[in-house]
RNA sequence: CGGGGCAUGGUGUAACGGUAACAUUCACGAUUCGGGUUCGUGAGACUCUGGGUUCGAAUCCCAGUGCCCCGA
Numbered sequence: 001c002g003g004g005g006c007a008u009g010g011u012g013u014a015a016c017g018g019u020a021a022c023a024u025u026c027a028c029g030a031u032u033c034g035g036g037u038u039c040g041u042g043a044g045a046c047u048c049u050g051g052g053u054u055c056g057a058a059u060c061c062c063a064g065u066g067c068c069c070c071g072a
Base pairs, nucleotide, nucleotide: 001071002070003069004068005067006066007065010024011023012022013021018055025043026042027041028040029039030038048064049063050062051061052060
């Protein structure tokens, strides 16, 4: 320098263009003499950034940033 992949709650992952879901974590409660386990309720991401397309974008297009892989 050229090509490809990835980026979503604190963490790990989902999500045919139509309410961003699950697990874990955290808070509270139930269970216990107490703890653990288990169960219930709740909190937590404007989806890496900026544009474009669309009635509507995490998703499609363009550019950029970071990381990884291949080639030179």